Context: one part of a larger RNA
RNA sequence: CUGGGUGUAAAGGGAGCGUCGACGGCACGGCAAGUUUGAAGUGAAAGCCCGGUGCUUAACCCUGGGACUGCUUUGGAAACUGUUUGGUUGGAGUUCCGGAGAGGUAAGUGGAAUUCCUAGUGUAGCGGUGAAAUGCGUAGAUAUUAGGAAGAACCCCCGUGGCGAAGGCGGCUUACUGGACGGUAACUGACGUUGAGGCUCGAAAGCGUGGGGAGCCAACCGGAUUAGAUACCCUGGUAGUCCCCGCCGUAAACGAUGAUUGAUAGGUGUAGGUGGGUAUGGGCCCAUCGGUGCCGCAGAUAACGCAAUAAGCAAUUCACAUGGGGAGUGCGUUAGCACGAAUGAAACUC
Repeated sequence: CUGGGUGUAAAGGGAGCGUCGACGGCACGGCAAGUUUGAAGUGAAAGCCCGGUGCUUAACCCUGGGACUGCUUUGGAAACUGUUUGGUUGGAGUUCCGGAGAGGUAAGUGGAAUUCCUAGUGUAGCGGUGAAAUGCGUAGAUAUUAGGAAGAACCCCCGUGGCGAAGGCGGCUUACUGGACGGUAACUGACGUUGAGGCUCGAAAGCGUGGGGAGCCAACCGGAUUAGAUACCCUGGUAGUCCCCGCCGUAAACGAUGAUUGAUAGGUGUAGGUGGGUAUGGGCCCAUCGGUGCCGCAGAUAACGCAAUAAGCAAUUCACAUGGGGAGUGCGUUAGCACGAAUGAAACUC
């Protein structure tokens, strides 16, 4: 490098939008670039292959033919690729009607709980643990009642339920707003798929400015435990966690499974539509579309497991891997306020 690969052995980009590119429906017509066929020219000689000949043979030499798979010119063919004229509706999209949803953004609002403050009742303990102690409490705690303040999170409903491209999204109300799905069959007429670069989004932690700070809590101080205990357990507790704006750009960002399309046994749940049957059962049955689970055949798989939501059978396209360590390191470059990120070697060694 290649045959061959990428769920778990090395290997799917964190996700989307989309540029170049690659690939691309149906039925005709035109052209003839690719393709294919014929002819002509050229393809030096030597060499090569086949036949013959000359040195006594051979090597060698001479001679006839072939080949030289190429290029140029020219006459045809039109299935396929290409290109082009007009067409078509099955791919794709639009209109109309309908219901479902923690999809997003902003504003407002509610009740539990927690802590704190004030006041009342009340008295000696409370708290914590395996057991304790540090801690709090006669300056009146804990408990309990009333009133007030603050911040954060939304019990039940809640469900291998729903929505979203992924990250993710859960009290209630309102405004604005994205997508998917079903029904109808009116419209456009291939407008499609994928997508190197590029752009955008992207948990948590972290960073910058300004707020906020109830609870929890890295760091840190104590108390225990222990041989020690820079831990696990306990009392405290600062950044942080929350909000606005701006960065960061990474995760076991996982289904460890890229996206899209086609056809391919069944069975059983679940949630959203639609149609039909039955006819009142807060229903049941059948069919169908698009989701989401479990089981299972063929098949493929090293096995585990996968199996119409494929890891099976095919097609298009992007990404990625090529023994372990050195190393996701060094150097350089790019972006970043920084932390760190992206790109990404070699010597050497087994």